[in-house]
RNA sequence: GGCUACGUAGCUUAGUAGGUAAAGCACAUUAUUCAUAAUGAUGAAGUCACUGGUUCAAAUCCAGUCGUAGCUA
Numbered sequence: 001g002g003c004u005a006c007g008u009a010g011c012u013u014a015g016u017a018g019g020u021a022a023a024g025c026a027c028a029u030u031a032u033u034c035a036u037a038a039u040g041a042u043g044a045a046g047u048c049a050c051u052g053g054u055u056c057a058a059a060u061c062c063a064g065u066c067g068u069a070g071c072u073a
Stems, first nucleotide, its partner, number of pairs: 001072007010025004019056001027043005049065005
C1' cells in the first nucleotide's frame, strides 16, 4: 500500500427485512441486619466513532474520514 471485520451506558454485549435504544455486571438511594455480605425494590447513566447523503423517518441503507484487529505484498 491492498483486502476483510468491527466501533451502541463505566465494562461485556443484544438490537437487519428503516419506525423515536435494551440486558447483565458495576454505580446511587432504599428495605432487611447489631454491622457487613447476600437478596429484594427504585433510579441515574448513551446526540449508537465523526462528517455528509437518501428518506416523512436512519444505530440500521449509501459515500468519505478516524480508530482497533486480522490477512496479504
The RNA shown here (transfer RNA) has 73 nucleotides and comes from Candidatus Psyllophila symbiotica. Its Rfam family is "tRNA". Rfam links the family to the GO term triplet codon-amino acid adaptor activity. It is annotated as a transfer RNA. The coordinates come from a structure-prediction model, not an experiment, and the mean pLDDT is 83.